[in-house]
RNA sequence: CCAUAAUGCAUCUAGGGUUCCGGCCGCGCAGUGGCAGCGUGGUGACUGGUCCAAGAGAUGCGCUCCCGGAUGUGCGGCAACGCGCGUCCGGAGCCACGGCGGGACAAAAGCCCGGGAGAC
Numbered sequence: 001c002c003a004u005a006a007u008g009c010a011u012c013u014a015g016g017g018u019u020c021c022g023g024c025c026g027c028g029c030a031g032u033g034g035c036a037g038c039g040u041g042g043u044g045a046c047u048g049g050u051c052c053a054a055g056a057g058a059u060g061c062g063c064u065c066c067c068g069g070a071u072g073u074g075c076g077g078c079a080a081c082g083c084g085c086g087u088c089c090g091g092a093g094c095c096a097c098g099g100c101g102g103g104a105c106a107a108a109a110g111c112c113c114g115g116g117a118g119a120c
Stems, first nucleotide, its partner, number of pairs: 007062006015052002020049002022046001023043007063093004068089009095115001097118001101113003
């Protein structure tokens, strides 16, 4: 300096905005004894439900790897064993500072660009 690898999905969370629901405000209709209703516009510095959501967050199930153990089977071998494929058990999957800017969906974001640029 270059290359490869550093695992996928689901359910959640930090977080996120505002399509829908709800809340709040205005207007209109209707109603009026009272309680309520319908439509429409605005509002996310409206707690919320739906929704989106982490490489460096969680859990679970897969997946990969092991000159770890056991075992079935095929081939080779006089044998001991060796190699290949499979099953079960066990073990491992470490580390990780990170912009600006752009993109999608209604919109925004620890989402995607991106384990990027860059830094050490």
A computed fold for a 120-nucleotide RNA from Hyphomicrobium sp., annotated as Guanidine-I riboswitch aptamer.
The organism belongs to Hyphomicrobium, within Bacteria.
Its mean pLDDT, the model's own confidence on a scale to 100, is 81.